[in-house]
Context: one part of a larger RNA
């Protein structure tokens, strides 16, 4: 001067409490322990590792394992050195990598143009070095978690103190806030909080195509389909708008700072919501993004190849999907979105096919065309409480599509098969509003694979007395 305390005060957070939904039981999907394995590459390890690095392991990826090659090397610059334009392309062994025979071709640039010599590029031998996802994140850069988006953290210059050091920042009020106001031997400042940015709520305005259609026409089963037209919606560019500005009450030595209630108004006290993460902690993570110091391999710890592996399987923990049903299942009719993508792409109308799909190919480099039918909902019909017309795993057979290639080990469809499970013990998570709960849709990755990740809207509650406890923080 700091931590810490089952001291004390005061405050704060979904922390507790109030509630609504989970998870912990099934069955699977995914991750990780352990075990097995020739290998089941590596790395994350209370919170803050465990649907994490993975934005997608069938070959590739890949780093492992096993077998087969290579050593100046797959890949980089220089040197010397041999041949030859580059380049295209065949045959044979092989599993390939490779090896071996060959075939097309002969270019530019200079000169004493039958040739020679450069250039560049490919090749022999060769010397310097290359390589290394090998250790060390406890040698590091850079990044990024967490404490916390918590409201703290220093600094000059004075003053105090022998001095570490204090003061200021402590104290009354107040705020989400070290926010602001008053007072003080403190005066002043810096990082931080607000503010400036971006999105979304209301308005004006400019523009008016590929989006609009209100009035005027034309037209159509039907349709902004046409002419037209800027009004409306909408779109993108600008600009206003909220600022405790008005009142009333409270607050006090008096004041202010602000609290509280009301008008007004789209919208009120920070209006939602994102970006933004102070000085620091935690030798916290990463040498496997990438850089880098050490060290260590150098005919091997490096290169290349083809098969396995990463996907194994008594079990055991995390996160998820789907359910155990009648606020539901199944059949048929029927409305309504946002935000995306999209040329080696998205593909329509049509036909095939029970369907995945296949066929064909219009439009579309897209507010035009298409991916695309939104689902829950709403109107009607069946089921009648049962392991069922629930649930829907397993397993069996045919298909389908992507890709050289779906055995290990893709994803989908049809047909049979129909398992566990009747709401889950101790225990625990998440959520305060357009939020939880519920429902579809999209996008990246990608050839194909998505119960995940990130993003989008449609439907939409419940409950907060309170701050005595848990637990995390803050001041004193």
């Nucleotide at each position: 001067u700091g931590a810490c305390g089952g001291g004390g005060a005061c405050c704060c957070g979904c922390a507790c409490a109030a509630g609504c939904g989970g998870u912990g039981g099934a069955g699977c999907a995914u991750g990780u322990g352990g075990u097995u394995u020739a290998a089941u590459u590596c790395g994350a390890u209370g919170c803050a590792a465990c649907g994490c690095g993975a934005a997608g392991a069938a070959c590739c990826u890949u780093a492992c394992c096993u077998g087969g090659a290579c050593u100046u090397g797959a890949c980089a610059u220089g040197g010397a050195u041999u041949g030859g334009a580059a380049u295209c392309u065949g045959g044979c062994a092989g599993a390939g990598a490779u090896g071996u025979c060959g075939g097309a071709g002969u270019g530019c640039u200079g000169u004493u143009u039958u040739a020679c010599a450069g250039a560049g590029c490919c090749u022999u031998u060769u010397c310097a070095c290359a390589g290394g996802u090998g250790c060390u994140g406890c040698a590091u850069g850079g990044c990024u978690g967490u404490c916390g988006u918590c409201a703290g953290c220093u600094c000059g210059u004075g003053u105090c103190g022998u001095g570490a050091g204090a003061u200021g920042u402590u104290g009354g009020g107040u705020u989400a806030a070290g926010u602001c106001c008053c007072g003080c031997a403190a005066c002043g400042a810096g990082c931080g909080c607000a503010a400036c940015c971006c999105c979304u709520g209301c308005c004006c305005u400019u523009a008016g195509u590929u989006g609009c259609c209100a009035g005027c026409a034309a037209g159509u089963c039907a349709a902004g389909u046409u002419g037209g037209g800027g009004a409306c919606u909408c779109u993108a560019g600008g600009g206003g708008g909220a600022c405790u500005g008005c009142c009333g009450a409270c607050g006090u030595a008096a004041a202010a700072a602000g609290u509280u209630g009301g008008a007004g108004g789209a919208a009120g006290g920070u209006g939602g919501g994102g970006a933004u993460g102070a000085u620091g902690u935690c030798a916290a993570g990463u040498c496997a993004u990438c850089a880098u110091g050490g060290u260590c391999c150098u005919u091997a710890u490096g290169u290349c190849c083809a098969g396995g592996g990463c996907u194994a399987c008594a079990c055991a923990c995390g996160u998820g999907c789907u359910a155990c049903a009648a606020u539901g299942g199944u059949c048929g009719g029927u409305a309504c979105a946002g935000a995306g993508g999209g040329a080696a792409g998205c593909g329509a109308u049509g036909c095939c096919g029970c369907a995945a799909g296949g066929u064909g190919g219009a439009g579309c480099c897209a507010a035009u065309c298409c991916c695309a039918g939104a689902a829950a909902g709403c109107c009607g019909a069946u089921c009648u409480c049962a392991g069922u017309u629930c649930g829907g795993a397993u397993u069996a057979g045919u298909g389908u599509c992507u890709g050289c290639a779906a055995c290990u080990c893709g994803a989908c469809a049809c047909u049979a098969u129909g398992a566990a499970g009747c709401u889950g013990g101790a225990a625990u998570c998440g959520c305060u509003a357009g939020u939880a709960a519920u429902c579809g849709c999209g996008u990246g990755u990608c050839a194909g694979c998505a119960u995940a990740a990130c993003g989008c809207g449609g439907u939409g509650a419940a409950u907060a007395c309170g701050u005595u406890c848990c637990c995390g923080g803050g001041u004193c």